Model confidence (mean pLDDT): 83 of 100.
A computed fold for a 77-nucleotide RNA from a Nitrospirota bacterium, annotated as c-di-GMP-I riboswitch aptamer.
The sequence was found by an Rfam model in a public genome assembly.
RNA sequence: UCCCGAUAAAGCCUAACCGCCUGUGAAGACGGGUGCGGAAAGCAGCGGGUCUUAGAGAAGAUGGCCGAGCUACCGAA
Repeated sequence: UCCCGAUAAAGCCUAACCGCCUGUGAAGACGGGUGCGGAAAGCAGCGGGUCUUAGAGAAGAUGGCCGAGCUACCGAA
């Protein structure tokens, strides 16, 4: 350094649910929640999947569905 990921240390994120707002909708922003979980649950819709649509050869949602890409804390075996 790479792989790897402890019953290690220190921290990080925040599902469900609740409040409120936006959107036709999937869903999203903010606040609460720190409990389900995560070793990239950090970034990013490039590919696939799934989902939505008043308008469907289209437009969107999802990074907490997977893969590829970029970046990153710690250090036992």
NCBI's taxonomy places the organism under Bacteria, Pseudomonadati, Nitrospirota.